[in-house]
């Protein structure tokens, strides 16, 4: 330079051939302990990588652009 795949919580990762965004660990608060861990029980955390078009409705289609990882030359 060309292909491909890949970005969603703090981190690892779902998400059903478009319909109310979730798990698990990780913070935080309880109970529990003499005290820590553990182990229950609860909370809170999201411009779905930007930007745009499709469409009644986009994390999911679709182009562009940034970044990453693989290949190929």
């Nucleotide at each position: 330079g060309c292909c491909a795949c890949c970005c969603u919580a703090g981190c690892u990762c779902a998400g059903u051939u478009g319909g109310u965004a979730g798990a698990g660990c990780a913070a935080c608060g309880g109970u529990u302990u003499u005290g820590u861990a553990a182990a229950c029980c609860g909370u809170a955390g999201g411009u779905c990588a930007u930007c745009g078009g499709u469409c009644c409705g986009a994390g999911u289609c679709c182009g562009a652009u940034g970044g990453g990882u693989g290949g190929c030359u």
Transfer RNA from a Patescibacteria group bacterium, 73 nucleotides, folded computationally. NCBI's taxonomy places the organism under Bacteria, Bacteria candidate phyla. It matches the Rfam family "tRNA".